[in-house]
RNA sequence: UAGCGACAAGGGCAAACUCUGCCGAAAGGCGAGGACGCAAAGCCACCGGUCUACAGGCUCAGCCCAGGAUAGCGGGGCUGCCGGC
Repeated sequence: UAGCGACAAGGGCAAACUCUGCCGAAAGGCGAGGACGCAAAGCCACCGGUCUACAGGCUCAGCCCAGGAUAGCGGGGCUGCCGGC
């Protein structure tokens, strides 16, 4: 340095849920509380998947659709702590 990830050490992040909270059409995001879990659950929307459907379209009680979202769905890219092997 790379691979790898222990019954190690110091730590880190934060699911569901909650709120006389905030943003958003919604999905969802942010803040606080809270921990299901995570060796990248650190960052990136490039690829696939999934979610939503304001606007738009249509054969219009519906259906289609991403320009929106998801990095804690997977792939990929960048960066990083420790070191029993």
This is a predicted structure of an 85-nucleotide RNA (c-di-GMP-I riboswitch aptamer) from a Gammaproteobacteria bacterium.
Rfam family: c-di-GMP-I riboswitch aptamer. From the family's description: GEMM was predicted in a large-scale screen for bacterial structured RNA regulatory elements. Its family is annotated with cyclic-di-GMP binding in the Gene Ontology.
Its mean pLDDT, the model's own confidence on a scale to 100, is 87.